Annotation: This is a predicted structure of a 1477-nucleotide RNA (small-subunit ribosomal RNA) from Viscum album. It matches the Rfam family "Bacterial small subunit ribosomal RNA". Gene Ontology terms of the family: ribosome and structural constituent of ribosome. NCBI's taxonomy places the organism under Eukaryota, Spermatophyta, Gunneridae, Santalales, Viscum.

[in-house]
RNA sequence: AGAGUUUGAUCUUGUCUCAGAAAGAAUGAUUGAGACAUUAUUAACACAUACAAGUUGGAUGGGAAGUGGUGUUUCCAAUGGUGAAUGGGUGAGUAAUGUGUGAGAACCUACCCUUUGGAGGAAAAAAAUAGCUAGAAAUUAUUGCUAAUACCCUAUAGAAUAAUGCUGAGGAUAAAAGAGAGGAAUCCCCCCGAGGAGGGGCUCACCUAUGAUUAGCUUGUUGGUGAGGCAAUGGCUUACCAAGGAAACAAUAAGUAGCAGGUCAGAGAGGUUGAUCAGCCACACUAGGACUGAGACACGACCCAGACUCCUAUGGAAGGAAGCAAUGGCGAAUUCUCUGUAAUGGGUGAAAGCCUGAAUGAGAAAUUCUAUAUAGAGGAUGUAGAAGGACCACAGGUCAUGAACAUCUUUUCUUGAAGAAGAAGAAAAGAAAGUAUCUGGGGAAUAAGAAUCAUCUAACUCUGUGCCAACAUCCAUGAUAAUAUAGAAGAAGCAAGCGUUAUCUGUAAAUAUUUGGUAUAAAGCAUCUAUAGGUGGCUUUUUAAGUCCUCCAUCAAAUCCUCGGGCUCAAACCUAGAUAGGUGGUGGAAACUACCAAGAUGGAGUAUGGUAGGGGAAAAGGGAAUUUCUAGUGGAGUGGUGAAAUGCUUAGAGAUCAGAAAUAACACCAAUAUAGAAAGCACUCUACUAGGCCGACAUUGACACUGAGAGACGAAAGCUAGGGGAGAAAAUGGGAUUAGAUAACUCAGUAGUCCUAGCCUUAAACUUUGGAUACCAAGCGCUAAGCGUAUCAACUCGUGCAGUGCUGUAGCUAUAGCAUUAAGUAUCCUGCCUAGGGAGUACAUUCGCAUGAAUGAAACUAAAAGGAAUUGACGGGGGCCCACACAAGCAGGGGAGCUUGUGGUUUAAUUUGAUGCAAAGUGAAGAGCUUUACUGGGGCUUGACAUUCCAUGAAUCCUCUUAAAAGGGAGGGGUGCCUUCAGGAACAUGGAUACAGGUGGUUCAUGGCUAUUGUCCACUCGUUCUGUAACGUGUUGUGUUAAGUCUCGCAAUGAGUGCAACCCUCGUGUUUAGUUUCUUCCAUUGGUGUUGGAACCCUGAACAGACUGCUGAUGAUAAUCCAGAUGAAGGUGAGGAUGACUUAACAUCAUCAUGCCACUUAUACCCUGGGUGACACACGUGAUACAAUGUCUGGGAAAAAGGGAUGCGAUCUUUCGAGAGUGAGCUAACUCCAAACUCAUCCUCAGUUCGGAUUGCAGGCUGCAACUCGCCUGCAUAAAGCCUGAAUCUCUAGUAAUAAUUGGUCAGCCAUACAGUUGUGAAUUUGUUCCAAGGCCUUGUACACACUGCCCGUCACACUAUGGUAGUUGACCAUGCCCAAAGUCCUUCCCUUAAAUACAAGGAGGGGGAUGUCGAAGGUUGGGCCAGUGACUAGUGUGAAGUCAUAACAAGGUUACCAUACUGGAAGGUGUGGCUG
Repeated sequence: AGAGUUUGAUCUUGUCUCAGAAAGAAUGAUUGAGACAUUAUUAACACAUACAAGUUGGAUGGGAAGUGGUGUUUCCAAUGGUGAAUGGGUGAGUAAUGUGUGAGAACCUACCCUUUGGAGGAAAAAAAUAGCUAGAAAUUAUUGCUAAUACCCUAUAGAAUAAUGCUGAGGAUAAAAGAGAGGAAUCCCCCCGAGGAGGGGCUCACCUAUGAUUAGCUUGUUGGUGAGGCAAUGGCUUACCAAGGAAACAAUAAGUAGCAGGUCAGAGAGGUUGAUCAGCCACACUAGGACUGAGACACGACCCAGACUCCUAUGGAAGGAAGCAAUGGCGAAUUCUCUGUAAUGGGUGAAAGCCUGAAUGAGAAAUUCUAUAUAGAGGAUGUAGAAGGACCACAGGUCAUGAACAUCUUUUCUUGAAGAAGAAGAAAAGAAAGUAUCUGGGGAAUAAGAAUCAUCUAACUCUGUGCCAACAUCCAUGAUAAUAUAGAAGAAGCAAGCGUUAUCUGUAAAUAUUUGGUAUAAAGCAUCUAUAGGUGGCUUUUUAAGUCCUCCAUCAAAUCCUCGGGCUCAAACCUAGAUAGGUGGUGGAAACUACCAAGAUGGAGUAUGGUAGGGGAAAAGGGAAUUUCUAGUGGAGUGGUGAAAUGCUUAGAGAUCAGAAAUAACACCAAUAUAGAAAGCACUCUACUAGGCCGACAUUGACACUGAGAGACGAAAGCUAGGGGAGAAAAUGGGAUUAGAUAACUCAGUAGUCCUAGCCUUAAACUUUGGAUACCAAGCGCUAAGCGUAUCAACUCGUGCAGUGCUGUAGCUAUAGCAUUAAGUAUCCUGCCUAGGGAGUACAUUCGCAUGAAUGAAACUAAAAGGAAUUGACGGGGGCCCACACAAGCAGGGGAGCUUGUGGUUUAAUUUGAUGCAAAGUGAAGAGCUUUACUGGGGCUUGACAUUCCAUGAAUCCUCUUAAAAGGGAGGGGUGCCUUCAGGAACAUGGAUACAGGUGGUUCAUGGCUAUUGUCCACUCGUUCUGUAACGUGUUGUGUUAAGUCUCGCAAUGAGUGCAACCCUCGUGUUUAGUUUCUUCCAUUGGUGUUGGAACCCUGAACAGACUGCUGAUGAUAAUCCAGAUGAAGGUGAGGAUGACUUAACAUCAUCAUGCCACUUAUACCCUGGGUGACACACGUGAUACAAUGUCUGGGAAAAAGGGAUGCGAUCUUUCGAGAGUGAGCUAACUCCAAACUCAUCCUCAGUUCGGAUUGCAGGCUGCAACUCGCCUGCAUAAAGCCUGAAUCUCUAGUAAUAAUUGGUCAGCCAUACAGUUGUGAAUUUGUUCCAAGGCCUUGUACACACUGCCCGUCACACUAUGGUAGUUGACCAUGCCCAAAGUCCUUCCCUUAAAUACAAGGAGGGGGAUGUCGAAGGUUGGGCCAGUGACUAGUGUGAAGUCAUAACAAGGUUACCAUACUGGAAGGUGUGGCUG
């Protein structure tokens, strides 16, 4: 400090996720020993048992123990004193009666400290003890005796004050304890005062979390007077009087919560949290209440009520761990019914002491932090690299700088000995503890795991699995080669820890004060006016609130931070110190803000003079068009559309002319033009009226800006009432279109559109840009008025304002863009945003006549949704170009029968691949056996084939037998070759181990090769430059070309692949060479010939020739193009070979090669028969035809290329013929091999002398074999078919068409195929509108698997969460009424009463009872609010290859969208107005 994830890639916006740290954690498997800490976060749920607050005999009367007795001593129920209000626990309640910080005045204070003074004199009762009553018990009635530091009276008292008094002097009232201890000094205790310390009560200011879908609250309420009450102020209480008080600066009500020092995390600001420690508060089963006391409304006290538990003799009683342990329960989860009072502290006592679950310690738990060990040292010992594991290219490397082995050491461990400090003070007192520590012996000994290894993120291979099992924080992985699953080996990072889960913070500038945004990503209110509030121009003065400075007080300690110290170090602990900040006070400063006062004028108004305008609202007038009506003329159609039809029309339409009526809207001018806050505003004129701008510079003197709530206005549609209604027109009805057509088109047509009055209040209400002010380059327009110049006037030119546009610099921006009319630089105010969906939905509230509007969530879901720009692809977008793409033509297939291939079906098998173009006469350039891969059957198992080893034998060969054959059985013959004499090579048989084998699977694991886009003209790079980047530029543009061919221009300049050329064939000529070729002339011969010859033809080789070179026109120039000349050939001369980058997981594992997987007495191998040839049917490629441009028959002429020894085969004989016999010549320029055509005869338009399928008979050939299943021949038979529907294919010149011919494969051949060859030899193309394919540029895009794309809605099914709902159930809250416990207070005089008075009665005072006020719980009525559940119902989300359509994205095929209304299975459609995204 960042990283991953939206995309084909990019930038940006933006969510989600990860890496860090933390903890009172939990959990998984694992675990040596210590130190310091921590340990019910859940049920403030219930609690068995023991303990946690007593002490004092030196206050008191007594009782007991003990002793033989006395004395001493010890213990104790009770009275009295003091304490029990501390300590310890918990966080339920509490949103302020609290806490924190800082102030304050009207108060109290036991014990403690300092100090003044005092303690004199009297009296009555009663507990316990001792008897005795009732009761199950708890407990209790009653009799008698008695003490005190218990209680009472009284005297005195610098304090206090109830009553009296006008006030004062003064008077009155009002205290105590000592028979305590001691031999004594004296000590302790007590009382009245004063002061202090510490503690407590009360008041005020500020701060203190959430939501407005909680906006109104309050009657003792706010204040006053009197009275009461309190320690004290106070409506704290009460009577009377007044009617106030608090609230948008958030009252009230609701839900949540103890507060803070601090803790955690963070750079900080902010955030989170409130365990342990220490401060405050509150509570003690739930609720109420008081008593005692210095202090309580009291955790281990009391009374009452309630719930629960327990005892009971049923009459009544008892209890309260949120003290320490423990138990149950709940829960993911949190310890022993431990030790001793040694230390610290507390209570009490004169003291010894006693008590103390506070506290000290130990035990349990890796719960945290921290230190430490296992893993020490050396050895040329292994190592010249052990065994074993896993990997492997089989060479080896790796675990391994390591193990065994041998030597040394001993912190830990184990076993012995010694043994603390902490105790201050002479002595005593140690729980922890025989601990820490120290010192001998022993022996490397006692001790390592968990998670990870695709990326983020350090660390990689093998095997298993096969979208299964699993993994996963996110993205994602897994479908037979998984570094992502499981295991293994290894590796890297941590380590007595390591991972996971939930939580907090950071990362996150992701609620932004520091520190964000708002034109298009989420986000500017539709617009204006204005209240509160916020902010505010210039000069001078005052004050000192803000602000700044000095000093003082305070913010407990602990914590954090810094220096230091000592536990071995560290954590922990101890000592000391400190910053910043908050609050209050004090004294200063006066720039800025603010306040006071004064002034000025620039901001802003007012007045005044002008001025432009569809500004507003009202009245009047006008013409054109449409429609309707009336009358005339006229006589057949009209209207409408892509094409039609419905419609109107002989009852006279449409057309035309004249007249009348009605309604709505205002052509031209007209324009990025005008004015208005926006919505919106246009015929003309009139009166009324608002605002702007300009001039001059009179007047006021900051009067300003913004603006939550509030108010006003607010298109269209819609609503209410009344009018009006021409046109056009939701709905609706016809007609078309269509698979359907609830649409687009068309004919009709109602609401509404118009007016008046009133509602509604929303739009893509948009410049998607809130308002105001100031500043910051220029240039060009437009509108209106002004000034200067100029002028008679108008133009023109210049200039400073106001408005409205365009271009553009700086700057800004993610980009595109904005740019003085900012989206720039700044200030002020305001609205709004915080990922997508769910959803602008639900509920609730307000408004509305209603439709609805405004405000406005959550559950759930999912990893993205979005913006701008880039490259492609696509478009029923545009432009340009090309090609047998179309057009123009020729000939075809599609119909017929046949051939062949495919599908399908069938079958034991019909082996298999190829399936749009780019499969289908294709692999296959030859399926009778073989081939052969398929199938039935018969055999074989180291194998038909290869290598290695062993044994035997030479091998080959021949015969018989069995069998369908393979195979099996038997017999015979035969001893080779080389040799260094050991043996060796090849072959055969038998045996053995590795193995061999396969046309088994996977072309979606591959190589290679092939086809296709396509002979289309494209593809790409280096450097430069522009851009944040993807990328662009170059390669685009102008012209041109077959061509990215060339030229010119240009932020590009160069280069490569392809194109072209180089290569081959054909076309012309020359030279050279003439055999097997040629033979004009000549010679020779009886003669073919031979010999000679090489001109010609031809052949081989080498050259020449064609380059837009020449001329003219065209082109800005150029490139080029057109015409012409020359020439055998002219603009690439014709044809071939040659095939860039890339695309389709193209085809092929069955040509071949090959990884992996499966088979191995079989998926290998051998053999025989069958099949690949089946046959209702469908499709493709073909050959033959339908005839007279022809068929048959008979004569005749001319070719190229190619093949030939198991071969081609002449000649002759023979056959009707296929063929047979014979076998010259040829290993090849030597030999062998055409038809159409032409001449002639016949046929005369017919199913024929066309056509030849099919079938019968008879033959021939090849071959081991011709049945399934070959070809050929002869005779006989003579089918369909008379030019071919929709739709469709090829071809541009020696081409199509037509005719024959050769070859490969091959024994033969199903070849009509394929690959070649030559002969004869056309028609058409003015061109690019259209069809389909391709290329370039441009445009739109929601596509990128790229339109066979993407994608919306209903319906059906499954699941999830939610809303509504007749109701129903429960909690909480306050309220009215009833009843009213305990208890305080008031009253009463019913009962009672020891102290003092009085001394008889009585009274005061006290107690009890009773009445009353208040009063918890309870009962009851009507409410409020929240939650659960609910038949049924509504929409949402998710899932899967469902159904129906195709609404959106391209002009998405009717541009889309917004508001509104109607309407339809559904997306949607239509109307009105708006917008361009």